[in-house]
Context: one part of a larger RNA
RNA sequence: UGACGGGGGCCCGCACAAGCGGAGGAGCAUGUGGUUUAAUUCGAAGCAACGCGCAGAACCUUACCAACCCUUGACAUGGAUAUCGCGGGACCAGAGAUGGUUCUUUCAGUUCGGCUGGAUAUCACACAGGUGCUGCAUGGCUGUCGUCAGCUCGUGUCGUGAGAUGUUCGGUUAAGUCCGGCAACGAGCGCAACCCACAUUUUCAGUUGCCAUCAUUCAGUUGGGCACUCUGGAGAAACUGCCGGUGAUAAGCCGGAGGAAGGUGUGGAUGACGUCAAGUCCUCAUGGCCCUUACGGGUUGGGCUACACACGUGCUACAAUGGUGGUGACAAUGGGUUAAUCCCCAAAAGCCAUCUCAGUUCGGAUUGUCGUCUGCAACUCGACGGCAUGAAGUCGGAAUCGCUAGUAAUCGCGUAACAGCAUGACGCGGUGAAUACGUUCCCGGGCCUUGUACA
Numbered sequence: 001u002g003a004c005g006g007g008g009g010c011c012c013g014c015a016c017a018a019g020c021g022g023a024g025g026a027g028c029a030u031g032u033g034g035u036u037u038a039a040u041u042c043g044a045a046g047c048a049a050c051g052c053g054c055a056g057a058a059c060c061u062u063a064c065c066a067a068c069c070c071u072u073g074a075c076a077u078g079g080a081u082a083u084c085g086c087g088g089g090a091c092c093a094g095a096g097a098u099g100g101u102u103c104u105u106u107c108a109g110u111u112c113g114g115c116u117g118g119a120u121a122u123c124a125c126a127c128a129g130g131u132g133c134u135g136c137a138u139g140g141c142u143g144u145c146g147u148c149a150g151c152u153c154g155u156g157u158c159g160u161g162a163g164a165u166g167u168u169c170g171g172u173u174a175a176g177u178c179c180g181g182c183a184a185c186g187a188g189c190g191c192a193a194c195c196c197a198c199a200u201u202u203u204c205a206g207u208u209g210c211c212a213u214c215a216u217u218c219a220g221u222u223g224g225g226c227a228c229u230c231u232g233g234a235g236a237a238a239c240u241g242c243c244g245g246u247g248a249u250a251a252g253c254c255g256g257a258g259g260a261a262g263g264u265g266u267g268g269a270u271g272a273c274g275u276c277a278a279g280u281c282c283u284c285a286u287g288g289c290c291c292u293u294a295c296g297g298g299u300u301g302g303g304c305u306a307c308a309c310a311c312g313u314g315c316u317a318c319a320a321u322g323g324u325g326g327u328g329a330c331a332a333u334g335g336g337u338u339a340a341u342c343c344c345c346a347a348a349a350g351c352c353a354u355c356u357c358a359g360u361u362c363g364g365a366u367u368g369u370c371g372u373c374u375g376c377a378a379c380u381c382g383a384c385g386g387c388a389u390g391a392a393g394u395c396g397g398a399a400u401c402g403c404u405a406g407u408a409a410u411c412g413c414g415u416a417a418c419a420g421c422a423u424g425a426c427g428c429g430g431u432g433a434a435u436a437c438g439u440u441c442c443c444g445g446g447c448c449u450u451g452u453a454c455a
Base pairs, nucleotide, nucleotide: 001455002454003452004451005450007449008448009447010446011445012444013443015439016438019403020402021401022400026316027315028314029313030312031311032310033309034307035306042053043052064302065301066300067299068298069297070296073127077126078125079123080122081121082120083119084118087104088103089102090101091100092099093098107117108116109115129291130290132289133288134287138285139284140280141279142278143276145274150189151188152187153186154185155184156165157164158163169180170179171178195268196267197266198265200236201235202234203233204232205231206230209226210225211224214223215222239262242256243255244254245253246252318396322355323354324353325352326351327350334344335343336342362393367388368387369386370385371384372383373382409431410430411429412428413427414426415425
């Protein structure tokens, strides 16, 4: 100087408390461990691995296994020789890759020299190739402490020196934010602001959007209009600016006015010096090592989907604040090649009827059967539908998670990837709460101080 303490002081955070809803029990989905297997490819491992890489494993993907094939190779550059196209169709053998037979098509420029370009085949060698190893050789990218308020430097001063000071102290703040003081005076990276969206308004523009007034129609449909809604450009607006109190006359804090919005308006983007030899050589790049008729390449089939079990994350429930039947409106994001024009577009809510507390008209797993769709192909191994079947489950032990407002809870909708496949992910809107006395305690963090046989 740090680190640590079941030392002290001050402060903060859904950290506790106050509340609301979960998970832990059941069934299923999904990931992981374990076990099994010819193979169940590989990675991720407390927080910060486990609906993670995977925005989608039937083949492909695919890296794994079995079998069958190839060896200058599926791909690149260079040399030599040959051909002039490349390509397309049919037949045979085969699981196919592949091998064989056959038909068809007959490159371009030109100084007419097989000269140039291009393509194909063969040969030999340099080489290709490797999702093989090392993330403890690396780049790049990322997680985490943590959007925590810190981390440093120049000059000066103090100290023999390591170092200290500044950065400590008194207030204050979300903040090393600002004010005051001080052997310090300044500065940098962070904080804040500058960026984007939302909330108010002015102006410009008025079609595909809108319809107050006037006609018209089944209908903003048409005439007409651009007031309103809306769309998208340019502005305005919020700064403790104003008032009162408090404070040291400061920084600020408390209350108020006006205002669409008030003290960081709300949400995002933004992540200092560094820590964890954190993660990734399987995105990519790359040093070294290793393989080179194989650890490379191709194909068919299988596997990644196994199943005494254990854990994580979710979905559906256990019902009457409900189920079922009928009726019944109102969105936004986004997508469709173009389209404010056309299309895709809710559900919960509300109203009526029924069920009457039961393992039930709750719950839907599982199984049988018949179909639909995608796709060469649904056996291993897809999704959905009809009929039948109708498990467990009556609110969950210890322990545990999220959330402070348009939030939690609840309801549906859209998108990416995708032939097909969503309870996942990322977005969107509808309905819409409760509680916070407070900081003693648990956890994490910041500053000062103290002890230390630790570095």
RNAcentral holds the full RNA, with entries from SILVA.
Small-subunit ribosomal RNA, 3' major domain from a metagenome, 455 nucleotides, folded computationally.
It matches the Rfam family "Bacterial small subunit ribosomal RNA".